[in-house]
About this RNA:
Predicted 3D model of a 510-nucleotide part of an RNA (small-subunit ribosomal RNA, 5' domain) from Candidatus Roizmanbacteria bacterium UBA1450. The coordinates come from a structure-prediction model, not an experiment, and the mean pLDDT is 81. It was read from a public genome assembly. Taxonomically the source falls in Candidatus Roizmaniibacteriota (Bacteria, Bacteria candidate phyla). Its Rfam family is "Bacterial small subunit ribosomal RNA".
Context: one part of a larger RNA
RNA sequence: GGAUGAAUGCUAGCAGUGCGCCUGAGAUAUGCAAGUCGAGCGUUGCCGGAGGAGAGCUUGCUCUCCGAUGGAAGCGGCGGACGGCUGAGUAAUACGUAGGGACUUCCCCCUAGGUAGAGAAUAGCUCACCGAAAGGUGGGGUAAUGCUCUAUGGUACCUUCUUUUUGAAGGUUAAAGUCUUCGGACGCCAAGGGAUAGACCUGCGGCCUAUCAGGUAGUUGGUGAGAUAAUAGCUUCACCAAGCCUAUGACGGGUAGCUGGCCUCAUGAGGGUGGUCAGCCAGAGGGGGACUGAGACACGGCCCCCACUCCUACGGGAGGCAGCAAUCAGGAAUCGUCGGCAAUGGGGGAAACCCUGACCGCGCGACACUGCGUGUAGGAAGACGCUCGAAAGAGUGUAAACUACUGUGGUAGAGGAAGAAGUCCUUCGGGAUUGACGGUACUCUACUAGAAAGGGGCCGCUAACUGCGUGCCAGAAGCGUCGGUAAUACGUGGGCCCCAAGCAUUAUCC
Repeated sequence: GGAUGAAUGCUAGCAGUGCGCCUGAGAUAUGCAAGUCGAGCGUUGCCGGAGGAGAGCUUGCUCUCCGAUGGAAGCGGCGGACGGCUGAGUAAUACGUAGGGACUUCCCCCUAGGUAGAGAAUAGCUCACCGAAAGGUGGGGUAAUGCUCUAUGGUACCUUCUUUUUGAAGGUUAAAGUCUUCGGACGCCAAGGGAUAGACCUGCGGCCUAUCAGGUAGUUGGUGAGAUAAUAGCUUCACCAAGCCUAUGACGGGUAGCUGGCCUCAUGAGGGUGGUCAGCCAGAGGGGGACUGAGACACGGCCCCCACUCCUACGGGAGGCAGCAAUCAGGAAUCGUCGGCAAUGGGGGAAACCCUGACCGCGCGACACUGCGUGUAGGAAGACGCUCGAAAGAGUGUAAACUACUGUGGUAGAGGAAGAAGUCCUUCGGGAUUGACGGUACUCUACUAGAAAGGGGCCGCUAACUGCGUGCCAGAAGCGUCGGUAAUACGUGGGCCCCAAGCAUUAUCC
């Protein structure tokens, strides 16, 4: 000198863009953050009630019955494995890069096929019962794109035969319907290919430590078997051999998410760093486990143990913000319990649409960067004040006053976006409709110099000097040092220098 997710002190006019718990992976009140589908299903039951019918009459009210669209609950499907957060762990089951073969892949695309027959249940419901609740038990009965059985057999697997390629025979193995304008549309099953995503293996690369020198028995290799989507000591109360790693640092200890990047530098090599953004990994109070599923060993799923909190009728239950806000705590320190699904993207749905704290926006903070302003021109050998002074004068200083002007900005008024693509209806001509931000940005008009300058320094390094006070005191200080009676170094006045809505200090890196 540059840099920062900064903090502190003094100060502060505006706008845009970005950034904002680095500490306790500490604990959390409250609200929201993952639902959706009636074109899969049942329902004389529940809520709701457009409308219709009847009765009473007080003629616009009451009662009874039927009841569309819709809603709640339930079965079923798809999605809750994405998106969002955090960096505790991890020194290698991680990451980066270059490869490999023994694999899987819902939804999507392409290809060529199939979609036949039958049955048993169960939730909802209803009845009874238990419980404070959470919830549960039993009886009855009902549906499906839920479940089971049978058929067919393209494929796959197994067995036998065949001459290896290959072929033949036998065995096992599928399916679901809904809507319809009756044209079809959306599905379902199995197979081949693609795309996408993922799993596994290998080489190389990137921290400190020898005051860690030996480590290792599933350990190293082989056979058989098992497991997996798949290779493999991945597993083995099966057997055999004795290997394997290591000063090119094994093993142990410490520290740490990795990378693209970012900072610095001579823009080289290096050094430092990994916040925002992007890719990958890991985690969801601590530990363990599996289930479902194409995909999880699953943040807002389940089970067990532990710690903590809450409810309780003391028998028993409920919970997990490292999602968005917010609260407490910790800390030098880090924001609103805001608006909207209008856009982009995602889930569900045939669609309308619903959901979406992803996202888009607004708010707070000089935290950073960038831009603008605090006026412009004229104006005296030069006012007042202040400071210095040899008392002549000098400085502040064209600075002010004053004159003319401008309108970035400010105030008021008028107009007012782009971001909108789509979606719906259609007589196919067209029509209707959708904006949180926001009456915002921006444009025009009028008025107004009016709201708007500080901070640090002035001995040398280092740009900038004098008066007074103090007297090794009070104090300053990054280093050298300064201060003991004329201190350019302390305090203060004037002047000056640097930067400027900031300026200094502290911390850290180069």